[in-house]
Context: one part of a larger RNA
Molecule: small-subunit ribosomal RNA, central domain
Organism: uncultured microorganism
RNA sequence: CUGGGUGUAAAGGGAGUGUAGGCGGGUUCGUAAGUCAGGGGUGAAAUGCUCAUGCUUAACAUGGUGCACUGCCUUUGAAACUACGGGUCUUGAGUGUUGGAGAGGGCAACGGAAUUCCAGGUGUAGCGGUGGAAUGCGUAGAUAUCUGGAAGAACACCAGUUGCGAAGGCGGUUGCCUGGCCAAACACUGACGCUGAGGCUCGAAAGCUGGGGGAGCAAACAGGAUUAGAUACCCUGGUAGUCCCAGCCCUAAACGAUGGACACUAGGUGCAGGUGGAGCUAACCCCAUCUGUGCCGCAGCUAACGCAUUAAGUGUCCCACCUGGGGAGUACGGUCGCAAGGCGGAAACUC
Repeated sequence: CUGGGUGUAAAGGGAGUGUAGGCGGGUUCGUAAGUCAGGGGUGAAAUGCUCAUGCUUAACAUGGUGCACUGCCUUUGAAACUACGGGUCUUGAGUGUUGGAGAGGGCAACGGAAUUCCAGGUGUAGCGGUGGAAUGCGUAGAUAUCUGGAAGAACACCAGUUGCGAAGGCGGUUGCCUGGCCAAACACUGACGCUGAGGCUCGAAAGCUGGGGGAGCAAACAGGAUUAGAUACCCUGGUAGUCCCAGCCCUAAACGAUGGACACUAGGUGCAGGUGGAGCUAACCCCAUCUGUGCCGCAGCUAACGCAUUAAGUGUCCCACCUGGGGAGUACGGUCGCAAGGCGGAAACUC
């Protein structure tokens, strides 16, 4: 390389969008590039196959015949398949109409509980904290309690293996702007599709730059304990940070450790959102159906565990990735970044 693989053994890109490319529905007409059939030319010699001969044999060598040389060129034809061109179709895809659910996104305003702080009232000796303590706070009046005020952050209950989102993620209330999704019935476009190397965009937390903010929490740090020690676990404090705006960073056990799309392949049961039917009109309930989300389970698959119409089953298409462990996600060069560092990514050596 091929082959075989990628839930857990090495291996699915963090996610989307989309360029090139690859692949692509039914039917009809044409063309003949691929394809197939026939003819011709060429495919030097050596080499290979085959048959002989010669060195004692063999390897080797020589000779003969044909073949091979899987190829290329040319010509005649075929038209099923692929391709190309024209026409046509509606089931893939999309648009419109009427409804629907939602913590989907952005901006703004508002609300209550709690916490801390400030001022005042009541009140007096403790409070706090732990396994037990101490550091700490408190007679300059703390803790507790009441009234008033300020600030920042997060939104109890509802809350649910509930919902929404491509992923990251999203949870008080209201308004405005805005994306996607689902169902039903019809109408319309007529393959407009799938995937997607590069590219571009998004991307938790931490971190960085500038400006604000700072209640609580809390790396670092300080102190008190514990201990043989204790640069920890526990306690008292506490700064970055956590929050906002603008700009970077671009990582993760970014996980379903499972790429995307389509088709097919027993069922049962729960939840969520629609629609239709039955039910006296009717709520609940029941039946059917579509979409989503869970559990159980057959066939099948799997090394096993397990997966099982939300596949890890059966197939097709496209992308990404793996190829023994360590060295190493290191070095060098490159590129991106303010930096931290990211991306990409070896070898010697060694087992």